SAM riboswitch aptamer (S box leader) from a Planctomycetota bacterium, 106 nucleotides, folded computationally. Of the family's consensus pairs, 91% are formed in the model. It was read from a public genome assembly, where an Rfam model found it.
[in-house]
RNA sequence: GUCUCAUCCAGACGGGUGGAGGGUAAGGACCCUUUGAAACCCGGCCAACCUGCCCCUUCGGGCAAGGUGGCAAAGUCCGGCGCGCGACAGCACGCCACGAUGAGGA
Numbered sequence: 001g002u003c004u005c006a007u008c009c010a011g012a013c014g015g016g017u018g019g020a021g022g023g024u025a026a027g028g029a030c031c032c033u034u035u036g037a038a039a040c041c042c043g044g045c046c047a048a049c050c051u052g053c054c055c056c057u058u059c060g061g062g063c064a065a066g067g068u069g070g071c072a073a074a075g076u077c078c079g080g081c082g083c084g085c086g087a088c089a090g091c092a093c094g095c096c097a098c099g100a101u102g103a104g105g106a
Base pairs, nucleotide, nucleotide: 002105003104004103005102006101007100008099013043014042015041016040017039021032022031023030027078028077029076044071045070046069049067050066051065052063053062054061055060075098079096080095081094082093084091085090
């Protein structure tokens, strides 16, 4: 990089270094940011995908030691199709696409 499956409107920050970007494809909008961005380090926390342990031994439930992941805003919003409402703009729901994360395969 690729394939399969699952999840994505919940949740979770303090300090140090740093010094201008960031919001994870591209573009647009909007937002965050010198009242300090990204990145790195220390500590903390969230969560429960995998391992592990416990209960049930069926479904399932729990713990949170380890492996990941994460800790502004719905995956920040903006794509396509279907359907319902609406005069329109648009809104709700469902599916798909794209993106992210986990597990497994080649």